[in-house]
Context: one part of a larger RNA
Molecule: large-subunit ribosomal RNA, domain IV
Organism: Candidatus Improbicoccus pseudotrichonymphae
RNA sequence: GGGUAGUUAAGGAACUCGGCAAAAUUACCCCGUAACUUCGGGAUAAGGGGGGCCUGUCGCAAGAUAGGCCGCAGAGAAUAGGCCCAGGCGACUGUUUAUCAAAAACACAGGUCUGUGCUAAAUCGUAAGAUGAUGUAUACGGGCUGACGCCUGCCCGGUGCCGGAAGGUUAAGAGGAUGAGUGUAAGCUUUGAAUUGAAGCCCCGGUGAACGGCGGCCGUAACUAUAACGGUCCUAAGGUAGCGAAAUUCCUUGUCGGGUAAAUUCCGACCCGCAUGAAUGGCGUAACGAUCUGGGCGCUGUCUCAACUGCCCGCCCG
Numbered sequence: 001g002g003g004u005a006g007u008u009a010a011g012g013a014a015c016u017c018g019g020c021a022a023a024a025u026u027a028c029c030c031c032g033u034a035a036c037u038u039c040g041g042g043a044u045a046a047g048g049g050g051g052g053c054c055u056g057u058c059g060c061a062a063g064a065u066a067g068g069c070c071g072c073a074g075a076g077a078a079u080a081g082g083c084c085c086a087g088g089c090g091a092c093u094g095u096u097u098a099u100c101a102a103a104a105a106c107a108c109a110g111g112u113c114u115g116u117g118c119u120a121a122a123u124c125g126u127a128a129g130a131u132g133a134u135g136u137a138u139a140c141g142g143g144c145u146g147a148c149g150c151c152u153g154c155c156c157g158g159u160g161c162c163g164g165a166a167g168g169u170u171a172a173g174a175g176g177a178u179g180a181g182u183g184u185a186a187g188c189u190u191u192g193a194a195u196u197g198a199a200g201c202c203c204c205g206g207u208g209a210a211c212g213g214c215g216g217c218c219g220u221a222a223c224u225a226u227a228a229c230g231g232u233c234c235u236a237a238g239g240u241a242g243c244g245a246a247a248u249u250c251c252u253u254g255u256c257g258g259g260u261a262a263a264u265u266c267c268g269a270c271c272c273g274c275a276u277g278a279a280u281g282g283c284g285u286a287a288c289g290a291u292c293u294g295g296g297c298g299c300u301g302u303c304u305c306a307a308c309u310g311c312c313c314g315c316c317c318g
Base pairs, nucleotide, nucleotide: 001313002312003311004310005309006308007307008306010304011303014302019299028050029049030048031047036041038147052069053068054067055066056065057064058063070074082297083296084295085294086293087292088291089289090288094106095105110145111144112143113142114141115140116139122131123130124129148284149283150282151281153214154213155212158211159210160207161206162205163204164203167202168201169200173196174195179190180189181188182187215233216232217231218230219229242276243273254270255269256268257267258266
């Protein structure tokens, strides 16, 4: 000097990106327990109190109760939740990057679209065959969403998908006009027009819980400001409800309010949404979470500021 284990005056997060680490809490009995809530929960909420030994009484006992006794300390050592408030995300229990990520990612029950009538669709295989399934649409496959509650707006122009006995285009094939070669000829060889001819594409419709998309400029009210209103251009249609400086806000530490003595974080509002928005789901939500963010109580060597002790190592001698 290091490792590890422990103790510490006064203060108590001043440390730090951040209470990281440590401390504190802890089992059992009694009292008591809020908002909110899907009425199950929340809840061991929170917050208090108790305990040893002796004697009496009651009791079958466990034990209860009254009085007394001892210690600094009675769950006498050890094992054994810290708690609260608010917000984001995900409903939940689960799953995951074997070896830097456990999460807000995946899954999930539920919702919805779509395919499939059974030798099912789908999948594996060259095939036989197999899975699906010894199932049969309350079934099976695929896509998206993701408990629950309230909801899920407009656009079918493009792309996709579905439908469409017409029409256009169109391959092989059918067809065989016409021409050419050869031959005396019959013929043989060859050329190959019109016409006919499927799917597909064109075309006509439908379809968004299909891929997706959801405007600009100018003017206007008797203070000002703003514009319910009007004009105009473009579009397939111009973003509805809701939410909003947000896991989305560049400008930005936006502005106002709260919390602090003081806060770029946090909470509540506002709306000027650079570039929110409805199953690429929107907004809420009790419970849950080794999740993320902010605040508080308790507690402490995290710190002010360091000291001491045990063991081990380093160092010296041998």